[in-house]
């Protein structure tokens, strides 16, 4: 340099234009004599900017990191 692929709650991942979910973790409360295990509720995220759409995490351009391959 050129091409691909990824980037979503603390972690790990799903999602394919219409209210972003799982699991582990955090916090509460129940439950036990106490810890653990277990129950139940609640916070908490689409990388960044910009186009298209009535609507974008999803689709276009453009960037910033990462991994991969080719020069």
């Nucleotide at each position: 340099g050129c091409g691909g692929g990824g980037u979503u709650a603390g972690u790990a991942u799903a999602g394919u234009g219409g209210u972003a979910g799982u699991a582990c973790g955090c916090c509460a409360c129940c439950u036990u004599g106490c810890c653990a295990a277990g129950g139940u509720g609640a916070a908490g995220a689409c990388g960044c900017g910009g186009g298209u759409c009535c609507g974008a995490u999803u689709c276009c351009c453009g960037u910033a990191c990462c991994c991969c391959g080719c020069u």
This is a predicted structure of a 71-nucleotide RNA (transfer RNA) from a Candidatus Colwelliibacteriota bacterium. The coordinates come from a structure-prediction model, not an experiment, and the mean pLDDT is 83. The RNAcentral record of the sequence draws on ENA. Lineage of the source: Bacteria > Bacteria candidate phyla > Candidatus Colwelliibacteriota.